[in-house]
Molecule: Bacterial RNase P class A
Organism: Solirubrobacteraceae bacterium
RNA sequence: CUGGCGCGCUGGGCAGCCGCGGGACGCUCGUCGUCUCGAGGAAAGUCCGGACAUCACAGGGCAGGGUGGUCGGGAGACCGACCCGGGGAAACCCGCGGGAAAGUGCCACAGAAAUACACCGCCGAUGGCGCUUCGCGCACAGGCAAGGUUGAAAAGGUGCGGUAAGAGCGCACCGGCGUCGUGGUGACACGGCGGCCAGGUAAACCCCACCCGAUGCAAGACCGAGCAGAGCCGCUCGUAGGCGGCCCGCCGAGGCUCAGGUAGGUCGCAAAGAUGGAUGGUUGCCUCCGACAGAAUCCGGCUUACAGGCGCGCUACCACC
Numbered sequence: 001c002u003g004g005c006g007c008g009c010u011g012g013g014c015a016g017c018c019g020c021g022g023g024a025c026g027c028u029c030g031u032c033g034u035c036u037c038g039a040g041g042a043a044a045g046u047c048c049g050g051a052c053a054u055c056a057c058a059g060g061g062c063a064g065g066g067u068g069g070u071c072g073g074g075a076g077a078c079c080g081a082c083c084c085g086g087g088g089a090a091a092c093c094c095g096c097g098g099g100a101a102a103g104u105g106c107c108a109c110a111g112a113a114a115u116a117c118a119c120c121g122c123c124g125a126u127g128g129c130g131c132u133u134c135g136c137g138c139a140c141a142g143g144c145a146a147g148g149u150u151g152a153a154a155a156g157g158u159g160c161g162g163u164a165a166g167a168g169c170g171c172a173c174c175g176g177c178g179u180c181g182u183g184g185u186g187a188c189a190c191g192g193c194g195g196c197c198a199g200g201u202a203a204a205c206c207c208c209a210c211c212c213g214a215u216g217c218a219a220g221a222c223c224g225a226g227c228a229g230a231g232c233c234g235c236u237c238g239u240a241g242g243c244g245g246c247c248c249g250c251c252g253a254g255g256c257u258c259a260g261g262u263a264g265g266u267c268g269c270a271a272a273g274a275u276g277g278a279u280g281g282u283u284g285c286c287u288c289c290g291a292c293a294g295a296a297u298c299c300g301g302c303u304u305a306c307a308g309g310c311g312c313g314c315u316a317c318c319a320c321c
Stems, first nucleotide, its partner, number of pairs: 002316009012286007020038007040292001044303002047301005052216004059248004064212005069082005083097001084095004098207002103205002105201003119148002121144003126141002128138004156174006175197002177194007220267004229258005241251003287290001
């Protein structure tokens, strides 16, 4: 210099005119005048958690749900560092990452066979049969699963020895497993020893560990106005009823059904604070020539989208010193 990777910032500005919403002030009190403020880094998705509100005065258990490598922070499924596995030359990226020896289920099709059944095959040392008999032949008994087929996966892999032919049968290296030592808070790593070697799958059911009230601003509170009650059940004996489902427990005098009325206002609600829901048009200049895109109670995250511009760091090739 170029390619790649990771992170951060910005994402139009200034001025004038007309127009829109909020606030303050004024006044001739009307949709008036002046001044001032007026969408985001994601406002998006509604995924997770919290504040707040009501049930409700507050608990235990079961069921149910959520999370899942280690350590730390923590409200958080989030954040930081690390470990392991996979991808990549590397920086770096990805991960529903505990348990298959508690149990149940599944592994289609193909293939001989998917906890193990021999299709093509190999041997036939020992026994058997035959012959031209001291050898040969047969492949019957018997032995084998090493080779081939099939498949995602076939009784760990490669090689050497051994054997009648074979096989961890033995050996070397590697993998898994077990055990011991060292290092580490730990997940785990390294090393020694041991032939112990019958799979995979839990974003299948399940087991283990930890965590968890429900509903939600259309929550909820207040004011005003207005109407019309009827029926059933129950009323302190803990009974109707209530507390996400069930049980215990607690509270407990009203509860349920039908019918009628309320289409209002204020708060919640803010430095934007609307509620049929506000920022638009135009001119000039600058400029990176403009992407994704519009708040509705608020906050912390995560995920997704994003033209252009700026900055920082890392990695690789090459060149120069």